[in-house]
Context: one part of a larger RNA
RNA sequence: CUGGGCGUAAAGGGCGCGUAGGCGGCGGAUCAAGUCAGGGGUGAAAGGCCUGGGCUCAACCUGGGAACGGCCCUUUAAACUGAUUGGCUCGAGUUCGGGAGAGGAUGGCGGAAUUCCCAGUGUAGUGGCGAAAUUCGUAGAUAUUAGGAUGAACACCUGUGGCGAAGGCGGCCAUCUGGCUCGCGACUGACGCUGAGGCGCGAAUGCGUGGGGAGCAAACAGGAUUAGAUACCCUGGUAGUCCACGCCGUAAACGAUGUGUGCUAGACGUUGGGGGUCUUAGGCCCUUCAGUGGCGCAGCUAACGCAAUAAGCACACCGCCUGGGGAGUACGGCCGCAAGGCUAAAACUC
Numbered sequence: 001c002u003g004g005g006c007g008u009a010a011a012g013g014g015c016g017c018g019u020a021g022g023c024g025g026c027g028g029a030u031c032a033a034g035u036c037a038g039g040g041g042u043g044a045a046a047g048g049c050c051u052g053g054g055c056u057c058a059a060c061c062u063g064g065g066a067a068c069g070g071c072c073c074u075u076u077a078a079a080c081u082g083a084u085u086g087g088c089u090c091g092a093g094u095u096c097g098g099g100a101g102a103g104g105a106u107g108g109c110g111g112a113a114u115u116c117c118c119a120g121u122g123u124a125g126u127g128g129c130g131a132a133a134u135u136c137g138u139a140g141a142u143a144u145u146a147g148g149a150u151g152a153a154c155a156c157c158u159g160u161g162g163c164g165a166a167g168g169c170g171g172c173c174a175u176c177u178g179g180c181u182c183g184c185g186a187c188u189g190a191c192g193c194u195g196a197g198g199c200g201c202g203a204a205u206g207c208g209u210g211g212g213g214a215g216c217a218a219a220c221a222g223g224a225u226u227a228g229a230u231a232c233c234c235u236g237g238u239a240g241u242c243c244a245c246g247c248c249g250u251a252a253a254c255g256a257u258g259u260g261u262g263c264u265a266g267a268c269g270u271u272g273g274g275g276g277u278c279u280u281a282g283g284c285c286c287u288u289c290a291g292u293g294g295c296g297c298a299g300c301u302a303a304c305g306c307a308a309u310a311a312g313c314a315c316a317c318c319g320c321c322u323g324g325g326g327a328g329u330a331c332g333g334c335c336g337c338a339a340g341g342c343u344a345a346a347a348c349u350c
Base pairs, nucleotide, nucleotide: 004321005320006319007304008303012318014201015200016199017198021194022193023192025088026087028085029084030083031082033081034080035077037075038074039073040072041071042070049065050064051063052062053061054060091191092188093187094186095185096183097182098181099180103177104176105175106174107173108172109171110154115149116148117147119145120144121143125136162169163168206247207246208245209244210243211242215241216240220236221235222234223233258317259316260315261314262313263312266295268293269292270291271290272289273287274286275285276284277283278282299306300305323350324349325348332343333342334341335340
C1' cells in the first nucleotide's frame, strides 16, 4: 500500500462538545487548478525486454526497436471535482402556539419504619439457628403505651411506563435551568455530516480536608459448623456508606451492536402529540408525526439469531482487530497525594 473484518469467534473509543482534516443539496454564469483531447520537448548511455548480427556454441560483444509507467511547454473541451459570483428551498436552523417527563441544580417541608434516650404497665426470659451457642436481661430486658432525639432511605402509585449523550434519575413543594416533541403559517438560505488531537461529563470502590453517623457493614473479635474452616450460618463491630469542597477516571461503563443520512412486506401492543366524533370523568375512530416493545416477510448470518429502533441494501467520517501464552505486563513518557490510570513492546514458548 492492498485485502478481509469488528452482536456472541480477535475487534465499536464509557459518553458528549468540537478544532484541523475528510465528505457534502437544487439550478445558472464565469474561470480552467484537477480532468479530457491534439501537438511539441525531455525522459543520457549502459542494464532489462523484443528482434537481428559477431566470436565453432554459450557467457560475452554488437545493430535496430519497443519501453522508460514520468515531467514540462503549448493549443483545445467544459460533463464531473474545484474556484469565484449571483439565485433557490426539499437538508439544517429560527420564530409563534401547544404538550409530556424519576432530565439537572439549590432551598424548604412530610409521614412510615429502624436505633437510641426518658417515663408508665409488667415479669422471666429474650434473641438467634438446620440444631445451637456467643449476646442481651432481676442493676428489670423482650413485649406494650406516651413523650423526645438522630441519621439515612422514600412503601403503595410503579408499568417489556417516562426522562437523559452516557454514567444515571423515583416522597411533596418552590426557585433557577438543559433537552425533546407536536401543529399552523412566516423567516434565514447549505449555515450540513463526521471528527485525529483537544476540552468537558463520567456508576461503584478508593484518596485529601472538615462535618455527620440511625441502619447496614469490608477489616477485626467471638459463637457455631467442620478432619480443618483464616469461609458459607449466628452475635457483635471499625473504615465506609451520608453532606460540603477537591481528587481519582475505571467497569460485563452491555444492546457485549460508533455517529449521521437515504431506501426496503405486513399485522399487533404501548407512551406522548395532532385530527375527527360522541350519552366528553372519559370512550371510540383516524394519523404521511415522535418514541418504546414483543412477533414476523424479503434479505443477511457459521449458526444462534437480526429483521424499518437491522445484524437488510447503500453512502460519508471516526475508532478498532490481525493465532494462544508471555501481557494490558516490562521499559520510557504523560497524568495522580497515593492507590493506580493512559500509552505500550520484546525475548522465550505452544
A computed fold for a 350-nucleotide part of an RNA from an uncultured prokaryote, annotated as small-subunit ribosomal RNA, central domain.